[in-house]
RNA sequence: GGGGCUGUAGCGCAGUUGGGAGCGCGCCUCCCUCGCACGGAGGAGGCCGUGGGUUCGAAUCCCAUCAGCUCCACCA
Numbered sequence: 001g002g003g004g005c006u007g008u009a010g011c012g013c014a015g016u017u018g019g020g021a022g023c024g025c026g027c028c029u030c031c032c033u034c035g036c037a038c039g040g041a042g043g044a045g046g047c048c049g050u051g052g053g054u055u056c057g058a059a060u061c062c063c064a065u066c067a068g069c070u071c072c073a074c075c076a
Base pairs, nucleotide, nucleotide: 001072002071003070004069005068006067007066010025011024012023013022019056027043028042029041030040031039049065050064051063052062053061
C1' cells in the first nucleotide's frame, strides 16, 4: 500500500426482502424479609463508529473516513 471481517445501551450480543431499535447481564424504584441475597412488579439508559449521498423513509443501500482484528504485497 491492497483485500476481508467487525463497530448497535455500562458490558456481551440480536436485528441485512429499507418502514416497531430489541434481548441477556448490570443499574434505579417498589413489593417480599428483622436485614441481605433470591424471587416478583415497574423504570431509566443508545438518535446504530464519524461525515456525506440515494430514498417519502436508512442500523440496513452507495461513497469517503476513523478504530480494532486478520490475510496478502512491498521493504534498502